Context: one part of a larger RNA
RNA sequence: GGCUACUGCUAUUGGAGUUCGAUUAAGCCAUGCGAGUCAAGGGGACUUCGGUCACCGGCGGAAUGCUCAGUAACACGUGGACAAUCUGCCCUCGGGUGGGGAAUAAACCCGCGAAAGUGGGGCUAAUACCCCAUAGGCACAGGAGGCUGGAAUGCAUCUGUGCCCAAAGCUCCGGCGCCCGAGGAUGAGUCUGCGGCCUAUCAGGUAGUAGUCAGGGUCACGACCUGACUAGCCAGCGACGGGUACGGGCCUUGAGAGAGGUCGCCCGGAGAUGGACUCUGAGACACGAGUCCAGGCCCUACGGGGCGCAGCAGGCGCGAAAACUUCGCAAUGCAGGAAACUGUGACGAGGGAACUCCAAGUGUCCAUGCAUUGCAUGGACUGUUUGCCAGCCUAAAAAGCUGAUAGAGUAAGGGGUGGGAAAGACCGGUGCCAGCCGCCGCGGUAACACCGGCACCUCAAGUGGUAGCC
Numbered sequence: 001g002g003c004u005a006c007u008g009c010u011a012u013u014g015g016a017g018u019u020c021g022a023u024u025a026a027g028c029c030a031u032g033c034g035a036g037u038c039a040a041g042g043g044g045a046c047u048u049c050g051g052u053c054a055c056c057g058g059c060g061g062a063a064u065g066c067u068c069a070g071u072a073a074c075a076c077g078u079g080g081a082c083a084a085u086c087u088g089c090c091c092u093c094g095g096g097u098g099g100g101g102a103a104u105a106a107a108c109c110c111g112c113g114a115a116a117g118u119g120g121g122g123c124u125a126a127u128a129c130c131c132c133a134u135a136g137g138c139a140c141a142g143g144a145g146g147c148u149g150g151a152a153u154g155c156a157u158c159u160g161u162g163c164c165c166a167a168a169g170c171u172c173c174g175g176c177g178c179c180c181g182a183g184g185a186u187g188a189g190u191c192u193g194c195g196g197c198c199u200a201u202c203a204g205g206u207a208g209u210a211g212u213c214a215g216g217g218u219c220a221c222g223a224c225c226u227g228a229c230u231a232g233c234c235a236g237c238g239a240c241g242g243g244u245a246c247g248g249g250c251c252u253u254g255a256g257a258g259a260g261g262u263c264g265c266c267c268g269g270a271g272a273u274g275g276a277c278u279c280u281g282a283g284a285c286a287c288g289a290g291u292c293c294a295g296g297c298c299c300u301a302c303g304g305g306g307c308g309c310a311g312c313a314g315g316c317g318c319g320a321a322a323a324c325u326u327c328g329c330a331a332u333g334c335a336g337g338a339a340a341c342u343g344u345g346a347c348g349a350g351g352g353a354a355c356u357c358c359a360a361g362u363g364u365c366c367a368u369g370c371a372u373u374g375c376a377u378g379g380a381c382u383g384u385u386u387g388c389c390a391g392c393c394u395a396a397a398a399a400g401c402u403g404a405u406a407g408a409g410u411a412a413g414g415g416g417u418g419g420g421a422a423a424g425a426c427c428g429g430u431g432c433c434a435g436c437c438g439c440c441g442c443g444g445u446a447a448c449a450c451c452g453g454c455a456c457c458u459c460a461a462g463u464g465g466u467a468g469c470c
C1' cells in the first nucleotide's frame, strides 16, 4: 500500500452487482407457505344442468432449493478402460397390438375410536391386476467358421433341448397412446495412470488380512459376502497412526516466482436431529417416503397418537458479527396436460443494510462592509437533488426515463498538525497529575506532543480504530 470482517464519528442522490446467520451452535424451533398435475384412462357422488368434487389409475414428488458435519478418499482434477454395465421421458428404424378371466376403491349398509385413523358386508369399472396364444428372451449342446477388434469371452447365422414369457385402449377420426426388438442421445455405475495438506516426539502395520478354487449376490467386475486351501500382502519413493480439511474452476496479494485463502457464481461430492434398514421405482436406501433404536418436543378422554426449517420468511439461543412472518407467476426455467392452462418462497420484483464498485452534487456571478483568501448583507443567474403534474415503463407498483412547473432553498464530515510524515515555535487550562503514544518519545509552571479554542494539513460521503492475510 492492497484485501476481508467487526467497530467509533458522520452522511445528499442515482446506477450496477454472483453482497448480507459462512466463521460461533450440522444448536433448538411457534406459525404460514415451499409438489403437484391430468376430466381426451375408469366407475361414481352432488348439481342451480353451467359445472363442482373425492376415489381408482398415469406421470412427476431421485429435479429445483439448502448446508459443508463427515471425508486425506478414485472424494476431486485430468487422461483412459468397461472384451464387466444399466438408462424413464426424447429421436430413428423394424415388427406387433389376438382371446379370456377374477378382483377392488369410491358410492351404499353396519360398526370401533377422544383423536390419528380404522374394521366388516354385499356391488361395480378401467390404460389397475391375472391367465392363454403368437412374437420374443435366457441357458445348455452342436455345426459352419462370417464380421468388428490389439485380443472374442462380443455380434450375426443354423439345428436341438429346457425354462421364462408381451401388449391398452381413448377419439371430436385429425390423432394421442400401448408392447417387442435394434440403434442413438442423455444420464448414471464400476475400474484405472498421474496430480494436489501437516506430522517420524507415529516405524512397523495387517486374519477377510494377500492370493487360489468353488458358490452366493449385483445392472455389472471384484473378499462385495460365504466355505475350503495356501501364507501371504503393505512399508523410509513414508505403510500404519495422529492432526487438519468437502475438492476444483477460482479469490487476495505480489513485477514475477511465490505465499495465503476458498462464504457467494459454476462443476463434482456428501448430508438432511444422531444412527441402522427397507419398499416402490428407469433412477433413492429417498430433506418436506416408510420401519426400528437413541435423544428432544407436542396432543391425549391415559387406551393411544404426532413432529423434525443445513427450503422461504420468521423466533429463541450463541455471539464482535449478518435483512421482510412482502408481491407475482408477467418474464426465464421445471412438473403435469393434446391444448387451454394449473402449480412452483426455483425464479422475477419490491422492502431493509455506510456490503462492494461506478457516477453526480452540496452552487455561480456582481456590488457593499469587515483584516486578505473568506464571511455577512443585497441583487442577478443556473436548476443536480427536492416538491407537484403528465406520459412512457411495470403483472401491479416502486424506482427509472422524457417533458412542463415551483424553487438556492434541503446537502460536510472524519482524522491529523514533535520526528518518521503534509500541516502551529498561536491562546487558555493542567503541572511526571490528568492524560497522549504503532515506534522514538511527550507531561515535574511559559507543553509546537495532554484538554479546549483558533488557524492550518489531508482524505472526502466518507474517514479513523481493532483483528487477519499478502
Stems, first nucleotide, its partner, number of pairs: 001470009012360006019353002021318001027316003031313003036059003041056002044053003066271003076195007085188002090184008098132004108121005136164008146155002169176002197243003204234003209231008246268004250261004273294006296307004324350001326349003332346001333344004363381008386406002389403004413459005418440002424454001426453004435442002
Small-subunit ribosomal RNA, 5' domain from a marine metagenome, 470 nucleotides, folded computationally. RNAcentral holds the full RNA, with entries from SILVA. The prediction has a mean pLDDT of 81.